[in-house]
About this RNA: Predicted 3D model of a 506-nucleotide part of an RNA (small-subunit ribosomal RNA, 5' domain) from a Thermoguttaceae bacterium. The sequence was found in a public genome assembly. Model confidence (mean pLDDT): 82 of 100. Rfam family: Bacterial small subunit ribosomal RNA.
Context: one part of a larger RNA
RNA sequence: GAAUGAACGUUGGCGGCGUGGAUUAGGCAUGCAAGUCGUGCGAGAACCGUAGCAAUACGGGGAAAGCGGCGAAAGGGAGAGUAAUGCGUGGAUACCAACCCUCGGGACUGGGAUAGCCACGGGAAACUGUGGGUAAUACCAGAUAACGUCUCCGGACCAAAGGUGUGAUUCCGCCUGGGGACGGGUCCGCGUUCUAUUAGCUAGUUGGUAGGGUAAUGGCCUACCAAGGCGAAGAUGGAUACGGGGUGUGAGAGCAUGCCCCCGCUCACUGGGACUGAGACACUGCCCAGACACCUACGGGUGGCUGCAGUCGAGAAUCUUCGGCAAUGGGCGCAAGCCUGACCGAGCGACGCCGCGUGCGGGAUGAAGGCCUUCGGGUUGUAAACCGCUAUCAGUGGGGAGGAAAUGCCGGUGGGUUCUCCCAUCGGUUUGACCUAUCCGCAGAUGAAGGACGGGCUAAGUUCGUGCCAGCAGCCGCGGUAAGACGAACCGUCCAAACGUUAUUC
Repeated sequence: GAAUGAACGUUGGCGGCGUGGAUUAGGCAUGCAAGUCGUGCGAGAACCGUAGCAAUACGGGGAAAGCGGCGAAAGGGAGAGUAAUGCGUGGAUACCAACCCUCGGGACUGGGAUAGCCACGGGAAACUGUGGGUAAUACCAGAUAACGUCUCCGGACCAAAGGUGUGAUUCCGCCUGGGGACGGGUCCGCGUUCUAUUAGCUAGUUGGUAGGGUAAUGGCCUACCAAGGCGAAGAUGGAUACGGGGUGUGAGAGCAUGCCCCCGCUCACUGGGACUGAGACACUGCCCAGACACCUACGGGUGGCUGCAGUCGAGAAUCUUCGGCAAUGGGCGCAAGCCUGACCGAGCGACGCCGCGUGCGGGAUGAAGGCCUUCGGGUUGUAAACCGCUAUCAGUGGGGAGGAAAUGCCGGUGGGUUCUCCCAUCGGUUUGACCUAUCCGCAGAUGAAGGACGGGCUAAGUUCGUGCCAGCAGCCGCGGUAAGACGAACCGUCCAAACGUUAUUC
C1' cells in the first nucleotide's frame, strides 16, 4: 500500500447493488416451512329442490375424515466428523434406473378381505379393543408367455386396471420387453496439511478354493488351505482440517485463504438398527437405548429450529416472530387449480463497493469577533454580511402510468385416417401482483460535515498552561520552567458521509 462475513471510538444527508450468528454442531416458547388427486374407491355433513300435514322418501350438492396413487430421498440448513469409504482430474464396468422420449407386444377369467361406517366397550390423555358389514387403479389365484429370465439346450418360469365420455385400438392411464436421456452405484492411476521428541504396524490380517450375500465386483461375510501384506519414497500413531471452482495479495513465481454464489461430500438431540420404496438406512418417517425438556388423574404419554422468523445463553460481534405466490422453479392434478419461509420482494445494520448532494456567481470598509504581534500591523479571509441565480436529493400536494407479462382458460377458422385428442395460424374477449417506481409540474438556500493528524519517518506551527508531574508513543523517542512531541486555543494538513484504532492476510 492492498484486503476483510470484521469489531470498537467519534460523527452521520440520500440512493443503487451486494452482504449480515465467524463464538456454544449450546438449549428452545410460538407460528409457518409438503402436499396433492373426486377423471382410482366406497360412504357422505351443512344446504337446495320435488312429494307429503308430518315422520320420511327421492334427486341435487359437496365440507371434514378414510382406503388407494404420486410426491414426501427434491428443494432448504449446517460443517460436527472425515487426511481418505472424501475431494480434484483422467480412465474403467461386474451394475441399477421412478417420472420423460422412442420402438414392439399385451390387458382374458375369477376370488377373498379390510379401513371408513354401524353397535358395544377400555383410557386422565396419547390412543385403543371386540363384533357386524362395504368398495377400488388396494390384495390374491388361474389363464396367456417372448426378440425376457434360468438352462444340463431337453425344457422350465414370470404380467396386467381401469377412468372419462352419448360414443374409445385412437384421450388419460395399466402390464411386459428393447433402445435412449437424466441420475446414481462400484473400481483404478495421479495429486491432496503438520509431526520421527510417533519406527515398526497387521490375524479377516495378505492371497487362494468353495459357498453365501448384493442391483453389481470384492474378505463384503463364512468354512477350509497357504503365510503372507504395509513401512525411512515415512507405514502405524498423534495433531489439525470438509474438498474443489475460486478469493486476497503480488510484476510474477509464490504465500495466505475456502464467507456469499456454484459443484461434490458429510451430518440432522447422542448412539445403534432396519422397514417402505425406483431411490433412504430417510432434517420436519419408524423401532431400541441414552441425556435433556414438557404433560399427567402417577397408571402412562409427548418432543427434537444445523428450515424461515423469533427467544435465552455465551460473546468484541451478526437482522423482521414482515408481504406474496404476480414472476422463476418444484410437487400433485386431464384441467381449472391447490401447496410451496424454495423463490420473488419489502424491513433493520455506513458492514462493503459505487453514485449524488450539503449550493453557484458577484462581493473589501479587507467589518465585527478570535488568534498572533517587533504595537506598525499580520492572519482567519471573498470567508461572512449583502446582491443576483439555480433546485439535484430529501420533504409536501396533485396528475399520468411503464416494466414485471408470457402463458393458461373460453369461443371461432385450417390440418392431422373416424376422436373427447394433437399441431399450426389468425382474430376477439376475460382474469392476473406482494412490491418497486420512470416522466411532468409547485415552494424555498432553506433540511444535510465530520474525523484523524501537524518533532522525524510524513503533508501540515504558533501562543498559553503544565514542570520527569499530568501525560504522549507505530519506531526513534518527548516531559526535570522559554515543550513546534503532554493539555487547551487559534491556525494549518489529509481524507470525507465518513474518519481513525484494533485484529488478521499478502